[in-house]
RNA sequence: GCGCCACUAGCUCAGCUGGAUAGAGCGACGGCCUCCUGAGCCGUAGGUCGGGCGUUCGAAUCGCCCGUGGCGCA
Repeated sequence: GCGCCACUAGCUCAGCUGGAUAGAGCGACGGCCUCCUGAGCCGUAGGUCGGGCGUUCGAAUCGCCCGUGGCGCA
RNA backbone atom coordinates (compact mmCIF):
# COMPACT_ATOMS: atom_id res chain seq x y z
P G A 1 -0.75 3.80 3.58
O5' G A 1 -0.83 2.81 2.32
C5' G A 1 -0.68 3.36 1.00
C4' G A 1 -0.67 2.24 0.00
C3' G A 1 -1.93 1.36 0.00
O3' G A 1 -2.99 1.92 -0.75
C1' G A 1 0.00 0.00 0.00
P C A 2 -4.51 1.65 -0.39
O5' C A 2 -4.73 0.14 -0.82
C5' C A 2 -4.66 -0.23 -2.18
C4' C A 2 -4.88 -1.72 -2.34
C3' C A 2 -6.09 -2.30 -1.63
O3' C A 2 -7.30 -2.08 -2.34
C1' C A 2 -4.22 -3.65 -1.19
P G A 3 -8.66 -1.91 -1.54
O5' G A 3 -8.97 -3.39 -1.06
C5' G A 3 -9.22 -4.42 -2.01
C4' G A 3 -9.24 -5.77 -1.35
C3' G A 3 -10.25 -5.96 -0.22
O3' G A 3 -11.56 -6.18 -0.69
C1' G A 3 -8.15 -6.84 0.42
P C A 4 -12.81 -5.72 0.18
O5' C A 4 -12.84 -6.81 1.33
C5' C A 4 -13.07 -8.18 1.03
C4' C A 4 -12.88 -9.04 2.26
C3' C A 4 -13.71 -8.67 3.47
O3' C A 4 -15.04 -9.14 3.39
C1' C A 4 -11.49 -9.06 4.15
P C A 5 -16.23 -8.34 4.12
O5' C A 5 -15.95 -8.67 5.66
C5' C A 5 -16.07 -10.00 6.13
C4' C A 5 -15.68 -10.10 7.58
C3' C A 5 -16.41 -9.17 8.54
O3' C A 5 -17.69 -9.63 8.88
C1' C A 5 -14.09 -9.15 9.01
P A A 6 -18.83 -8.58 9.23
O5' A A 6 -18.40 -8.09 10.70
C5' A A 6 -18.38 -8.99 11.78
C4' A A 6 -17.78 -8.34 13.01
C3' A A 6 -18.45 -7.07 13.48
O3' A A 6 -19.58 -7.32 14.28
C1' A A 6 -16.10 -6.78 13.44
P C A 7 -20.82 -6.25 14.26
O5' C A 7 -20.25 -5.02 15.09
C5' C A 7 -19.81 -5.22 16.45
C4' C A 7 -19.18 -3.96 16.97
C3' C A 7 -20.12 -2.78 17.13
O3' C A 7 -19.89 -2.10 18.36
C1' C A 7 -18.27 -2.17 15.78
P U A 8 -20.85 -2.34 19.56
O5' U A 8 -22.31 -2.12 18.95
C5' U A 8 -22.84 -0.81 18.82
C4' U A 8 -24.32 -0.84 18.96
C3' U A 8 -24.86 -1.42 20.26
O3' U A 8 -24.80 -0.48 21.32
C1' U A 8 -26.04 -2.36 18.46
P A A 9 -24.31 -0.94 22.74
O5' A A 9 -25.56 -0.72 23.69
C5' A A 9 -25.98 0.62 24.02
C4' A A 9 -26.55 0.65 25.42
C3' A A 9 -25.68 -0.01 26.48
O3' A A 9 -25.68 0.78 27.66
C1' A A 9 -27.81 -1.00 26.47
P G A 10 -24.55 1.84 27.91
O5' G A 10 -23.54 0.99 28.82
C5' G A 10 -22.38 1.64 29.40
C4' G A 10 -21.73 0.69 30.37
C3' G A 10 -21.42 -0.68 29.79
O3' G A 10 -20.15 -0.71 29.21
C1' G A 10 -22.66 -0.92 31.81
P C A 11 -19.92 -1.55 27.81
O5' C A 11 -19.85 -3.07 28.26
C5' C A 11 -18.79 -3.56 29.07
C4' C A 11 -19.01 -5.03 29.38
C3' C A 11 -19.26 -5.91 28.17
O3' C A 11 -18.05 -6.33 27.57
C1' C A 11 -20.89 -6.34 29.82
P U A 12 -18.05 -6.70 26.00
O5' U A 12 -18.91 -8.04 25.94
C5' U A 12 -18.42 -9.27 26.50
C4' U A 12 -19.39 -10.41 26.23
C3' U A 12 -19.84 -10.54 24.79
O3' U A 12 -18.88 -11.22 24.00
C1' U A 12 -21.71 -10.67 26.22
P C A 13 -18.92 -10.98 22.37
O5' C A 13 -20.51 -10.94 22.11
C5' C A 13 -21.04 -11.27 20.85
C4' C A 13 -22.47 -11.71 21.05
C3' C A 13 -23.40 -11.43 19.87
O3' C A 13 -23.28 -12.40 18.84
C1' C A 13 -24.47 -10.84 21.91
P A A 14 -23.71 -11.97 17.37
O5' A A 14 -25.31 -11.93 17.44
C5' A A 14 -26.03 -13.13 17.50
C4' A A 14 -27.53 -12.90 17.61
C3' A A 14 -28.25 -12.33 16.39
O3' A A 14 -28.39 -13.30 15.36
C1' A A 14 -29.13 -11.42 18.38
P G A 15 -28.24 -12.81 13.83
O5' G A 15 -29.38 -11.70 13.65
C5' G A 15 -30.74 -12.08 13.67
C4' G A 15 -31.62 -10.85 13.72
C3' G A 15 -31.48 -9.90 12.53
O3' G A 15 -32.28 -10.32 11.42
C1' G A 15 -31.48 -8.68 14.56
P C A 16 -31.58 -10.88 10.10
O5' C A 16 -30.71 -9.68 9.56
C5' C A 16 -31.33 -8.56 8.93
C4' C A 16 -30.30 -7.67 8.33
C3' C A 16 -29.29 -8.35 7.41
O3' C A 16 -29.81 -8.49 6.11
C1' C A 16 -28.18 -6.90 8.90
P U A 17 -29.46 -9.77 5.26
O5' U A 17 -30.70 -9.81 4.29
C5' U A 17 -31.03 -8.66 3.52
C4' U A 17 -31.82 -9.10 2.31
C3' U A 17 -33.30 -8.62 2.31
O3' U A 17 -33.48 -7.61 1.31
C1' U A 17 -33.13 -11.02 2.07
P G A 18 -33.46 -6.09 1.57
O5' G A 18 -34.21 -5.90 2.98
C5' G A 18 -33.58 -5.57 4.18
C4' G A 18 -34.12 -4.25 4.75
C3' G A 18 -35.63 -4.23 4.95
O3' G A 18 -35.87 -3.97 6.31
C1' G A 18 -34.79 -2.23 3.87
P G A 19 -36.95 -4.92 7.10
O5' G A 19 -38.22 -3.96 7.21
C5' G A 19 -38.18 -2.81 8.05
C4' G A 19 -39.55 -2.20 8.18
C3' G A 19 -40.67 -3.19 8.44
O3' G A 19 -41.56 -2.63 9.39
C1' G A 19 -41.13 -1.90 6.51
P A A 20 -42.21 -3.64 10.47
O5' A A 20 -42.96 -2.51 11.38
C5' A A 20 -42.29 -2.02 12.53
C4' A A 20 -41.48 -0.78 12.24
C3' A A 20 -42.18 0.56 12.49
O3' A A 20 -42.25 0.88 13.87
C1' A A 20 -41.01 0.64 10.46
P U A 21 -43.59 1.57 14.43
O5' U A 21 -43.04 2.76 15.38
C5' U A 21 -41.74 2.73 15.88
C4' U A 21 -41.81 2.57 17.40
C3' U A 21 -40.64 1.79 18.00
O3' U A 21 -39.53 2.64 18.24
C1' U A 21 -42.68 1.00 18.89
P A A 22 -38.13 2.35 17.60
O5' A A 22 -37.73 0.94 18.25
C5' A A 22 -37.94 -0.26 17.55
C4' A A 22 -37.01 -1.33 18.00
C3' A A 22 -36.85 -1.50 19.51
O3' A A 22 -37.95 -2.24 20.04
C1' A A 22 -34.73 -1.62 18.42
P G A 23 -38.06 -2.61 21.58
O5' G A 23 -37.42 -4.05 21.53
C5' G A 23 -36.91 -4.68 22.69
C4' G A 23 -36.42 -6.05 22.34
C3' G A 23 -35.66 -6.73 23.46
O3' G A 23 -36.55 -7.35 24.38
C1' G A 23 -34.40 -6.88 21.47
P A A 24 -36.13 -7.55 25.89
O5' A A 24 -35.20 -8.86 25.84
C5' A A 24 -35.71 -10.08 25.35
C4' A A 24 -34.63 -11.14 25.32
C3' A A 24 -33.83 -11.30 26.61
O3' A A 24 -34.51 -12.11 27.55
C1' A A 24 -32.36 -11.17 24.79
P G A 25 -34.37 -11.79 29.11
O5' G A 25 -32.94 -12.36 29.47
C5' G A 25 -32.64 -13.74 29.32
C4' G A 25 -31.14 -13.99 29.45
C3' G A 25 -30.50 -13.37 30.68
O3' G A 25 -30.69 -14.15 31.86
C1' G A 25 -29.20 -12.87 28.80
P C A 26 -30.90 -13.42 33.26
O5' C A 26 -29.47 -12.78 33.56
C5' C A 26 -28.36 -13.63 33.81
C4' C A 26 -27.07 -12.84 33.80
C3' C A 26 -26.97 -11.70 34.79
O3' C A 26 -26.70 -12.13 36.12
C1' C A 26 -26.17 -10.98 32.70
P G A 27 -27.36 -11.32 37.34
O5' G A 27 -26.74 -9.86 37.21
C5' G A 27 -25.37 -9.62 37.48
C4' G A 27 -24.99 -8.19 37.12
C3' G A 27 -25.73 -7.10 37.87
O3' G A 27 -25.20 -6.87 39.16
C1' G A 27 -25.68 -6.59 35.58
P A A 28 -26.18 -6.37 40.32
O5' A A 28 -26.62 -4.91 39.86
C5' A A 28 -25.67 -3.86 39.81
C4' A A 28 -26.35 -2.54 39.45
C3' A A 28 -27.55 -2.17 40.32
O3' A A 28 -27.16 -1.53 41.52
C1' A A 28 -28.10 -1.91 38.03
P C A 29 -27.97 -1.85 42.85
O5' C A 29 -29.35 -1.09 42.63
C5' C A 29 -29.38 0.31 42.46
C4' C A 29 -30.77 0.77 42.06
C3' C A 29 -31.91 0.22 42.91
O3' C A 29 -32.08 0.91 44.14
C1' C A 29 -32.46 0.00 40.64
P G A 30 -32.63 0.06 45.41
O5' G A 30 -34.17 -0.10 45.09
C5' G A 30 -35.02 1.03 45.04
C4' G A 30 -36.40 0.65 44.56
C3' G A 30 -37.10 -0.46 45.32
O3' G A 30 -37.65 -0.04 46.57
C1' G A 30 -37.36 -0.82 43.03
P G A 31 -37.79 -1.10 47.75
O5' G A 31 -38.99 -2.03 47.29
C5' G A 31 -40.30 -1.49 47.16
C4' G A 31 -41.23 -2.50 46.50
C3' G A 31 -41.43 -3.81 47.23
O3' G A 31 -42.36 -3.71 48.30
C1' G A 31 -41.06 -4.24 44.95
P C A 32 -42.25 -4.69 49.53
O5' C A 32 -42.67 -6.10 48.94
C5' C A 32 -43.99 -6.33 48.52
C4' C A 32 -44.15 -7.75 48.00
C3' C A 32 -43.76 -8.84 48.96
O3' C A 32 -44.79 -9.12 49.91
C1' C A 32 -42.83 -9.30 46.83
P C A 33 -44.40 -9.46 51.40
O5' C A 33 -43.57 -10.81 51.33
C5' C A 33 -44.18 -12.02 50.90
C4' C A 33 -43.13 -13.11 50.71
C3' C A 33 -42.23 -13.33 51.91
O3' C A 33 -42.86 -14.18 52.88
C1' C A 33 -40.92 -13.18 49.95
P U A 34 -42.82 -13.74 54.44
O5' U A 34 -41.30 -13.91 54.83
C5' U A 34 -40.69 -15.19 54.83
C4' U A 34 -39.20 -15.08 55.11
C3' U A 34 -38.82 -14.26 56.32
O3' U A 34 -38.96 -14.97 57.53
C1' U A 34 -37.44 -13.67 54.47
P C A 35 -39.64 -14.26 58.78
O5' C A 35 -38.61 -13.10 59.12
C5' C A 35 -38.97 -12.07 60.03
C4' C A 35 -37.74 -11.42 60.60
C3' C A 35 -36.68 -11.04 59.57
O3' C A 35 -36.95 -9.77 59.01
C1' C A 35 -35.66 -12.22 61.37
P C A 36 -36.66 -9.59 57.44
O5' C A 36 -35.07 -9.58 57.32
C5' C A 36 -34.32 -8.51 57.86
C4' C A 36 -32.83 -8.78 57.70
C3' C A 36 -32.37 -9.12 56.29
O3' C A 36 -32.21 -7.99 55.48
C1' C A 36 -31.41 -10.63 57.84
P U A 37 -32.46 -8.11 53.90
O5' U A 37 -31.27 -9.02 53.39
C5' U A 37 -29.93 -8.53 53.38
C4' U A 37 -28.95 -9.62 53.06
C3' U A 37 -29.14 -10.34 51.74
O3' U A 37 -28.68 -9.60 50.63
C1' U A 37 -28.70 -11.92 53.43
P G A 38 -29.45 -9.71 49.20
O5' G A 38 -29.16 -11.22 48.77
C5' G A 38 -27.84 -11.62 48.40
C4' G A 38 -27.76 -13.12 48.28
C3' G A 38 -28.66 -13.76 47.24
O3' G A 38 -28.10 -13.70 45.94
C1' G A 38 -28.88 -14.94 49.26
P A A 39 -29.07 -13.49 44.67
O5' A A 39 -29.87 -14.85 44.60
C5' A A 39 -29.20 -16.07 44.32
C4' A A 39 -30.14 -17.24 44.50
C3' A A 39 -31.43 -17.18 43.69
O3' A A 39 -31.26 -17.64 42.36
C1' A A 39 -31.94 -17.68 45.93
P G A 40 -32.02 -16.90 41.17
O5' G A 40 -33.55 -17.18 41.48
C5' G A 40 -34.08 -18.50 41.43
C4' G A 40 -35.51 -18.52 41.91
C3' G A 40 -36.43 -17.53 41.21
O3' G A 40 -36.91 -18.05 39.97
C1' G A 40 -36.72 -17.35 43.54
P C A 41 -37.11 -17.00 38.71
O5' C A 41 -38.43 -16.20 39.11
C5' C A 41 -39.65 -16.90 39.29
C4' C A 41 -40.69 -15.96 39.84
C3' C A 41 -40.89 -14.66 39.09
O3' C A 41 -41.69 -14.82 37.91
C1' C A 41 -40.77 -14.21 41.38
P C A 42 -41.40 -13.81 36.66
O5' C A 42 -41.98 -12.41 37.16
C5' C A 42 -43.33 -12.27 37.47
C4' C A 42 -43.62 -10.89 38.03
C3' C A 42 -43.12 -9.72 37.19
O3' C A 42 -43.96 -9.44 36.07
C1' C A 42 -42.59 -9.36 39.44
P G A 43 -43.30 -8.80 34.75
O5' G A 43 -42.88 -7.32 35.17
C5' G A 43 -43.88 -6.35 35.42
C4' G A 43 -43.31 -5.17 36.17
C3' G A 43 -42.40 -4.26 35.40
O3' G A 43 -43.12 -3.36 34.55
C1' G A 43 -41.50 -4.63 37.54
P U A 44 -42.35 -2.74 33.28
O5' U A 44 -41.32 -1.70 33.92
C5' U A 44 -41.80 -0.57 34.63
C4' U A 44 -40.65 0.28 35.15
C3' U A 44 -39.64 0.71 34.11
O3' U A 44 -40.08 1.85 33.41
C1' U A 44 -38.50 -0.14 35.99
P A A 45 -39.50 2.13 31.92
O5' A A 45 -38.03 2.70 32.18
C5' A A 45 -37.86 3.88 32.93
C4' A A 45 -36.41 4.04 33.34
C3' A A 45 -35.43 4.09 32.19
O3' A A 45 -35.32 5.40 31.67
C1' A A 45 -34.66 2.58 33.83
P G A 46 -35.04 5.59 30.07
O5' G A 46 -33.55 5.04 29.87
C5' G A 46 -32.45 5.63 30.55
C4' G A 46 -31.23 4.77 30.42
C3' G A 46 -30.87 4.39 28.99
O3' G A 46 -30.12 5.40 28.38
C1' G A 46 -30.83 2.48 30.37
P G A 47 -30.67 6.11 27.01
O5' G A 47 -30.06 5.17 25.90
C5' G A 47 -28.70 4.72 25.98
C4' G A 47 -28.30 4.14 24.66
C3' G A 47 -28.56 5.05 23.47
O3' G A 47 -27.33 5.39 22.84
C1' G A 47 -29.40 2.84 23.10
P U A 48 -27.00 6.99 22.69
O5' U A 48 -28.04 7.41 21.55
C5' U A 48 -27.87 6.94 20.21
C4' U A 48 -29.11 7.24 19.43
C3' U A 48 -28.90 7.25 17.93
O3' U A 48 -29.04 5.94 17.42
C1' U A 48 -30.01 9.25 18.60
P C A 49 -28.32 5.62 16.03
O5' C A 49 -27.62 4.22 16.28
C5' C A 49 -26.59 4.03 17.27
C4' C A 49 -26.12 2.60 17.25
C3' C A 49 -25.48 2.17 15.93
O3' C A 49 -24.41 1.29 16.18
C1' C A 49 -27.35 0.83 16.37
P G A 50 -23.18 1.14 15.12
O5' G A 50 -22.08 2.19 15.62
C5' G A 50 -21.84 2.37 17.02
C4' G A 50 -20.76 3.40 17.21
C3' G A 50 -20.89 4.62 16.34
O3' G A 50 -21.76 5.59 16.91
C1' G A 50 -18.71 3.76 16.14
P G A 51 -22.71 6.49 15.95
O5' G A 51 -21.70 7.52 15.29
C5' G A 51 -21.06 8.51 16.06
C4' G A 51 -20.24 9.43 15.18
C3' G A 51 -20.95 9.99 13.96
O3' G A 51 -21.78 11.10 14.25
C1' G A 51 -18.86 9.15 13.31
P G A 52 -23.10 11.35 13.36
O5' G A 52 -22.53 11.82 11.96
C5' G A 52 -21.78 13.01 11.87
C4' G A 52 -21.19 13.18 10.49
C3' G A 52 -22.18 13.15 9.34
O3' G A 52 -22.89 14.36 9.17
C1' G A 52 -20.33 11.83 8.80
P C A 53 -24.38 14.36 8.54
O5' C A 53 -24.13 14.04 6.98
C5' C A 53 -23.39 14.93 6.19
C4' C A 53 -23.07 14.32 4.83
C3' C A 53 -24.27 13.84 4.03
O3' C A 53 -24.96 14.89 3.36
C1' C A 53 -22.60 12.19 3.98
P G A 54 -26.48 14.71 2.97
O5' G A 54 -26.47 13.40 2.05
C5' G A 54 -26.50 13.55 0.65
C4' G A 54 -26.17 12.24 -0.03
C3' G A 54 -27.38 11.44 -0.52
O3' G A 54 -27.91 11.96 -1.73
C1' G A 54 -25.78 9.98 0.48
P U A 55 -29.49 11.90 -1.96
O5' U A 55 -29.78 10.36 -2.26
C5' U A 55 -29.22 9.72 -3.39
C4' U A 55 -29.63 8.27 -3.43
C3' U A 55 -31.10 8.01 -3.20
O3' U A 55 -31.86 8.20 -4.38
C1' U A 55 -29.81 6.52 -1.89
P U A 56 -33.20 9.09 -4.34
O5' U A 56 -34.21 8.18 -3.53
C5' U A 56 -34.56 6.89 -3.99
C4' U A 56 -35.24 6.10 -2.92
C3' U A 56 -36.39 6.79 -2.21
O3' U A 56 -37.58 6.78 -2.97
C1' U A 56 -35.01 5.71 -0.61
P C A 57 -38.50 8.14 -3.07
O5' C A 57 -39.19 8.17 -1.61
C5' C A 57 -39.89 9.33 -1.18
C4' C A 57 -40.63 9.00 0.11
C3' C A 57 -39.79 8.36 1.19
O3' C A 57 -39.12 9.32 1.96
C1' C A 57 -41.76 7.10 0.89
P G A 58 -37.57 9.07 2.35
O5' G A 58 -37.72 7.85 3.36
C5' G A 58 -38.32 8.03 4.64
C4' G A 58 -38.51 6.70 5.32
C3' G A 58 -37.24 5.91 5.58
O3' G A 58 -36.60 6.36 6.77
C1' G A 58 -38.89 4.50 4.66
P A A 59 -34.99 6.44 6.75
O5' A A 59 -34.49 4.94 6.75
C5' A A 59 -34.89 4.04 7.78
C4' A A 59 -33.75 3.09 8.14
C3' A A 59 -32.54 3.81 8.75
O3' A A 59 -31.93 2.95 9.70
C1' A A 59 -31.92 2.72 6.75
P A A 60 -32.31 3.05 11.22
O5' A A 60 -31.25 2.13 11.96
C5' A A 60 -29.91 2.57 12.06
C4' A A 60 -28.98 1.39 12.17
C3' A A 60 -28.77 0.62 10.87
O3' A A 60 -27.73 1.18 10.10
C1' A A 60 -29.24 -0.88 12.64
P U A 61 -27.89 1.28 8.48
O5' U A 61 -28.13 -0.23 7.96
C5' U A 61 -27.11 -1.21 8.13
C4' U A 61 -27.63 -2.57 7.71
C3' U A 61 -27.97 -2.69 6.23
O3' U A 61 -27.53 -3.93 5.70
C1' U A 61 -29.88 -3.18 7.53
P C A 62 -26.16 -3.96 4.86
O5' C A 62 -26.51 -3.09 3.58
C5' C A 62 -27.07 -3.68 2.42
C4' C A 62 -27.11 -2.70 1.26
C3' C A 62 -25.88 -1.82 1.11
O3' C A 62 -24.82 -2.47 0.44
C1' C A 62 -27.81 -0.49 0.95
P G A 63 -23.26 -2.10 0.74
O5' G A 63 -23.07 -0.70 -0.01
C5' G A 63 -23.15 -0.64 -1.42
C4' G A 63 -22.92 0.78 -1.89
C3' G A 63 -21.68 1.45 -1.33
O3' G A 63 -20.50 1.09 -2.03
C1' G A 63 -23.51 2.90 -1.13
P C A 64 -19.09 1.02 -1.27
O5' C A 64 -18.70 2.56 -1.08
C5' C A 64 -18.46 3.37 -2.20
C4' C A 64 -18.25 4.81 -1.77
C3' C A 64 -17.22 5.03 -0.67
O3' C A 64 -15.89 5.00 -1.16
C1' C A 64 -19.16 6.25 -0.19
P C A 65 -14.68 4.54 -0.23
O5' C A 65 -14.50 5.74 0.80
C5' C A 65 -14.07 6.99 0.34
C4' C A 65 -14.15 8.03 1.44
C3' C A 65 -13.45 7.67 2.75
O3' C A 65 -12.05 7.87 2.68
C1' C A 65 -15.58 8.52 3.23
P C A 66 -11.05 6.96 3.54
O5' C A 66 -11.33 7.43 5.04
C5' C A 66 -11.00 8.74 5.43
C4' C A 66 -11.54 9.04 6.81
C3' C A 66 -11.08 8.13 7.93
O3' C A 66 -9.78 8.41 8.39
C1' C A 66 -13.40 8.49 8.12
P G A 67 -8.85 7.27 9.00
O5' G A 67 -9.58 6.99 10.40
C5' G A 67 -9.66 8.01 11.39
C4' G A 67 -10.41 7.52 12.60
C3' G A 67 -9.90 6.24 13.22
O3' G A 67 -8.78 6.47 14.05
C1' G A 67 -12.25 6.15 13.05
P U A 68 -7.62 5.35 14.13
O5' U A 68 -8.26 4.23 15.06
C5' U A 68 -8.64 4.54 16.40
C4' U A 68 -9.36 3.36 17.01
C3' U A 68 -8.72 2.01 16.81
O3' U A 68 -7.63 1.78 17.69
C1' U A 68 -11.01 1.85 16.38
P G A 69 -6.41 0.86 17.17
O5' G A 69 -7.02 -0.61 17.19
C5' G A 69 -7.38 -1.20 18.43
C4' G A 69 -8.16 -2.48 18.22
C3' G A 69 -7.49 -3.53 17.35
O3' G A 69 -6.48 -4.26 18.04
C1' G A 69 -9.74 -3.33 16.71
P G A 70 -5.24 -4.86 17.19
O5' G A 70 -5.91 -6.06 16.38
C5' G A 70 -6.44 -7.18 17.09
C4' G A 70 -7.19 -8.11 16.16
C3' G A 70 -6.38 -8.70 15.01
O3' G A 70 -5.54 -9.77 15.41
C1' G A 70 -8.49 -8.00 14.23
P C A 71 -4.20 -10.06 14.56
O5' C A 71 -4.75 -10.71 13.21
C5' C A 71 -5.45 -11.95 13.24
C4' C A 71 -5.95 -12.32 11.86
C3' C A 71 -4.93 -12.33 10.73
O3' C A 71 -4.11 -13.48 10.72
C1' C A 71 -6.87 -11.21 10.00
P G A 72 -2.61 -13.39 10.10
O5' G A 72 -2.84 -13.28 8.52
C5' G A 72 -3.43 -14.35 7.81
C4' G A 72 -3.81 -13.94 6.41
C3' G A 72 -2.67 -13.49 5.51
O3' G A 72 -1.91 -14.55 4.97
C1' G A 72 -4.50 -12.00 5.30
P C A 73 -0.39 -14.32 4.57
O5' C A 73 -0.48 -13.39 3.28
C5' C A 73 -1.06 -13.87 2.09
C4' C A 73 -1.09 -12.82 1.01
C3' C A 73 0.25 -12.15 0.71
O3' C A 73 1.07 -12.94 -0.12
C1' C A 73 -1.42 -10.50 0.92
P A A 74 2.67 -12.78 -0.03
O5' A A 74 2.98 -11.31 -0.55
C5' A A 74 2.79 -10.97 -1.92
C4' A A 74 2.92 -9.48 -2.14
C3' A A 74 4.27 -8.88 -1.77
O3' A A 74 5.24 -9.08 -2.77
C1' A A 74 2.53 -7.54 -0.88
Overview
Model confidence (mean pLDDT): 80 of 100. This is a predicted structure of a 74-nucleotide RNA (transfer RNA) from a Polyangiaceae bacterium. Rfam family: tRNA. The source organism's lineage runs through Bacteria, Myxococcota, Polyangia, Polyangiales and Polyangiaceae. The RNAcentral record of the sequence draws on ENA.